[in-house]
RNA sequence: GAGUCGGCCAGGCGGCCGCGUCGCGGGCAACCGCGCCGAGGAACGUCCGGGCUCCGCAGAGCAGGGUGGUGGCUAACGGCCACCUGGGGCGACCCACGGGACAGUGCAACAGAGAGCAGACCGCCUCCCUCGGGAGGUAAGGGUGAAACGGUGAGGUAAGAGCUCACCAGCGCCCCCGGCGACGGGGGCGGCUAGGUAAACCCCACCCGGAGCAAGGUCAGACAGGAUGCGUUCGAGGGCUGCUCGCCCGAGCAUCCGGGUAGACCGCUGGAGGCGCGCGGCAACGCGCGUCGUAGAUGGAUGGCCGCCCCCCACUUCGGUGGGGACAGAACCCGGCGUAUCGGCCGACUCAU
Numbered sequence: 001g002a003g004u005c006g007g008c009c010a011g012g013c014g015g016c017c018g019c020g021u022c023g024c025g026g027g028c029a030a031c032c033g034c035g036c037c038g039a040g041g042a043a044c045g046u047c048c049g050g051g052c053u054c055c056g057c058a059g060a061g062c063a064g065g066g067u068g069g070u071g072g073c074u075a076a077c078g079g080c081c082a083c084c085u086g087g088g089g090c091g092a093c094c095c096a097c098g099g100g101a102c103a104g105u106g107c108a109a110c111a112g113a114g115a116g117c118a119g120a121c122c123g124c125c126u127c128c129c130u131c132g133g134g135a136g137g138u139a140a141g142g143g144u145g146a147a148a149c150g151g152u153g154a155g156g157u158a159a160g161a162g163c164u165c166a167c168c169a170g171c172g173c174c175c176c177c178g179g180c181g182a183c184g185g186g187g188g189c190g191g192c193u194a195g196g197u198a199a200a201c202c203c204c205a206c207c208c209g210g211a212g213c214a215a216g217g218u219c220a221g222a223c224a225g226g227a228u229g230c231g232u233u234c235g236a237g238g239g240c241u242g243c244u245c246g247c248c249c250g251a252g253c254a255u256c257c258g259g260g261u262a263g264a265c266c267g268c269u270g271g272a273g274g275c276g277c278g279c280g281g282c283a284a285c286g287c288g289c290g291u292c293g294u295a296g297a298u299g300g301a302u303g304g305c306c307g308c309c310c311c312c313c314a315c316u317u318c319g320g321u322g323g324g325g326a327c328a329g330a331a332c333c334c335g336g337c338g339u340a341u342c343g344g345c346c347g348a349c350u351c352a353u
Stems, first nucleotide, its partner, number of pairs: 001351009011309007019038002022035005040327001044338002047336005052212004064208005069083005084098001085096004099203002104201002106197002121142002123138007150168006169193001171190008216266004225257006237249004273292008310325006
């Protein structure tokens, strides 16, 4: 100097005014005064997972959806960590929706003669003839294409061809060694060659009930009933209950239409919680000890102005002057992912000199 990876901050202090919860005091009440506290690294998108709540549910299966290298972490995950394989980079490092294409079906634009057990356009070889063509052979050479049915050499041949052979690549099977495993290394045999595509159907393995705090519950208030069905010792419905049986309560119950209300309270914030140290582990993470502790609104508060300082930019007579300081913003809670973000700081590592 050029880069790679990881972590962190998100302007500071003061004054004035204002808003919300809570506490105290005052007031019959409306409300007033004082005091504490009052957004984030993403509170966001709501993409994935879980807690919690209500409904459903014996088990199992079908349909449907999701995930997809291996091992681990976790409450769980489509997340994270480590590794494997493939690819990129001189390198630090980065990227991969990374199971199966001899179970079956399907698809492949354009170009090209031919696109899936194939193929003769040019070329090469043999034969025929009316000398310009025709018939046959040929995948070695040329051309097209994202893709054309192994590569090199030798033999062979009319010319050629795994047609034959050697080596190499690749495929299938078997054995040995290393690894928990994905996989890696080595050896042998076989037939000589098998294409791609599964975010195409499909197959395999594993996972998944639905709806969401406007969940759900309590109290108060308001209103107008109507229709249909079932039922009242032939017992609807409810409780216990997975079901059956059984016991108890029992005169109403269910659906639809119409009407009314939209107030208060609980849920509500202490949790798979943060931080520090120690231990185990490569790590994600786990365990132990200590320590910390205030957002909870419900039309929805968390803001505005001024001064000084800080950072950046422009100008400068070097005294200053002007401008700018992002993205965004709680709504039951938590773990992730993704996306947005003015600017700045720190650490480790790589390459070149």

The RNA shown here (Bacterial RNase P class A) has 353 nucleotides and comes from a soil metagenome. Model confidence (mean pLDDT): 76 of 100. It matches the Rfam family "Bacterial RNase P class A". The family's RNA type in Rfam is ribozyme.